[in-house]
Overview: This is a predicted complex of two RNAs, RNase P RNA and transfer RNA, with 455 nucleotides together. Rfam match: Bacterial RNase P class A. By type it is a ribozyme. Its family is annotated with tRNA processing, dimeric ribonuclease P complex and ribonuclease P activity in the Gene Ontology. The coordinates come from a structure-prediction model, not an experiment, and the mean pLDDT is 76.

RNA sequence: CGAGUCGGCCAGACAGUCGCUGGCAGCAACAGCUGCGAGAGGAAAGUCCGGGCUCCACAGGACGAGGUGCCAGGUAACGCCUGGGGGGCGUGAGCCCACGGAAAGUGCAGCAGAAAGCAAACCGCCUAAGUCGCAGCGCUGCGGCGCUGCGAACGGUAAGGGUGAAAGGGUGCGGUAAGAGCGCACCGCGCGCGUGGUAACACUGCGCGGCUAGGUAAACCCCGCCUGGAGCAAGGCCAAAUAGGAACCCAACGGUGUGGUCCGCAUCGGGUUCGGGUAGGCCGCACGAGGCGUUCGGUGACGGGCGCCCUAGAUGAAUGACUGUCGGCCACGUCCUAGGAUGUGGCAACAGAACCCGGCUUAUCGGCCGACUCAGCCA
RNA sequence: GGGCCGUUAGCUCAGUCGGUAGAGCAGCUGGCUUUUAACCAGUUUGUCGUGCGUUCGAUUCGCACACGGCCCACCA
Numbered sequence: 001c002g003a004g005u006c007g008g009c010c011a012g013a014c015a016g017u018c019g020c021u022g023g024c025a026g027c028a029a030c031a032g033c034u035g036c037g038a039g040a041g042g043a044a045a046g047u048c049c050g051g052g053c054u055c056c057a058c059a060g061g062a063c064g065a066g067g068u069g070c071c072a073g074g075u076a077a078c079g080c081c082u083g084g085g086g087g088g089c090g091u092g093a094g095c096c097c098a099c100g101g102a103a104a105g106u107g108c109a110g111c112a113g114a115a116a117g118c119a120a121a122c123c124g125c126c127u128a129a130g131u132c133g134c135a136g137c138g139c140u141g142c143g144g145c146g147c148u149g150c151g152a153a154c155g156g157u158a159a160g161g162g163u164g165a166a167a168g169g170g171u172g173c174g175g176u177a178a179g180a181g182c183g184c185a186c187c188g189c190g191c192g193c194g195u196g197g198u199a200a201c202a203c204u205g206c207g208c209g210g211c212u213a214g215g216u217a218a219a220c221c222c223c224g225c226c227u228g229g230a231g232c233a234a235g236g237c238c239a240a241a242u243a244g245g246a247a248c249c250c251a252a253c254g255g256u257g258u259g260g261u262c263c264g265c266a267u268c269g270g271g272u273u274c275g276g277g278u279a280g281g282c283c284g285c286a287c288g289a290g291g292c293g294u295u296c297g298g299u300g301a302c303g304g305g306c307g308c309c310c311u312a313g314a315u316g317a318a319u320g321a322c323u324g325u326c327g328g329c330c331a332c333g334u335c336c337u338a339g340g341a342u343g344u345g346g347c348a349a350c351a352g353a354a355c356c357c358g359g360c361u362u363a364u365c366g367g368c369c370g371a372c373u374c375a376g377c378c379a
Numbered sequence: 380g381g382g383c384c385g386u387u388a389g390c391u392c393a394g395u396c397g398g399u400a401g402a403g404c405a406g407c408u409g410g411c412u413u414u415u416a417a418c419c420a421g422u423u424u425g426u427c428g429u430g431c432g433u434u435c436g437a438u439u440c441g442c443a444c445a446c447g448g449c450c451c452a453c454c455a
Stems, first nucleotide, its partner, number of pairs: 001376001002374009012326007020039002023036005041350001045361002048359005053231004060263004065227005070084005085099001086097004100222002105220002107216002122161002124157003131152009169187006189209005194203003235283004245274006254268004276454003290309008328347009380451007389404004397435001406422005428444005
C1' cells in the first nucleotide's frame, strides 16, 4: 500500500417567503385573532418475543397444551444482553452453536450390504488339533502303520477387502494354524481420588478397570424451569334514535360464567336466524422500568449518587412546498504538486408515529472515528 | 394498529419426514363416426412460494423472508 475483523456515531445544515397541527397564555366570546415555544425513525417496518396498563367475580386447584434448555450474572421480564465453559470454522483478528438426557421406555435408518441391536459371515485367511479322499516315500506281522504334499467337508476367524451416512476404539510390538485387547506400551474411553474454579468444567496429576453399554430426541418421550385468557378496534363516560320486535332450539340430572377437559365456587338463564336503530362527541392519549451530562462501583452487560431538561398526540389522519448558499458522494477536466484548490454535470437510499416501553429480525444511499489481524505486495 | 389462515402440474385440489409426488378437468395421439360432440385406449406436464438449518435423506420438522386472503364499533 492492499485485504480483512470488531465497536461507536451521523442520517444533511443555515437563511428567506408562503402554508399546516397540538400545547400554554391573552383577547374575543359562533367562527376566530395575537404571542411564546414544540412538531416522525434507526429501523417508526415484521407482529417474532417479553412486559406495563385495561377488562373478564374465582387472575382457585388438577390434567392437558405451549415455551425454554451448558454455567454464572444483568434486567420489570424475556426465547434478550454480558462474561465464562465446551464444540466447530478461519493463517489470524474473530465468527457460529435449538449446547439437559440414548444406562427409563417406544420408534426410525429406504436403496445397497452377509449384517443396522444386541448381532452377524459375502469375498478372503487358516486347516494346528481331529475327519475323509488322492499322490509319493518308508516300514510291514499283508490287517495296516507313520511322514510329507494337495484337495474337500465339518470347523475356526472378524485382522484385510467390498456396501453404506454409519459396521463393535486407534497406532505399534508380541503371540497364534490364521486372527482377535488374546497380552503389553502409548493415545482414547469409563469410574474413583487429589488440585484449581461459585459453577459449567479443566489438569503439565495419580490409581483402578473392562479392554468398552453404536447413531438419531428441530422423532415420540423423560427431566429441570416458566405460563389464566383476551387485547387500546382493550376499556370507560355523555348524547341521540328505534322495534325492551318476531320465530326456533337447549333447559335445573340443565344452562352460563374470556381457548380445551374435570373438580370447586358463583349465578339463573343461554344460544341461532330474520328484522330494526345509531355509526356522533369526550376520556383513555403522553411525567415515563424517561432523556442528557458528570462521577463512583463493576472484566462487562449494568447499577448507585449529583445536576439539568419536558422533547408530536393526529382521528380520512398535521410536521410541507419554493428559492439561495454551504456541506457530502460520484464522473470528466485544469492548476499547483503527493496534498490542496477550481470548473461542469449528476446523485442522495430504506422509508411515515396512532397506548407505551425493553429486545430480536428484515430493508438500506452515503459518511466519520477508534482498535485489532494478515497467508498478499514494496522499501 | 392488532389478531388468524393459506401458497403443490395450465386450472381445482389430495398427500406428508422413507421407492424423494398423485387424482380430476384441460392438452396431445390413436380408435369409432359421413363429420363433430360424446365414448374407449394411451400419454406429456412439477426448482411442492424463496432461503437457511436439523437429519444419512425434507413437499412434510424448525427459523427468517415474500405474496395473497379473512376478522376486529355500539344499542336492543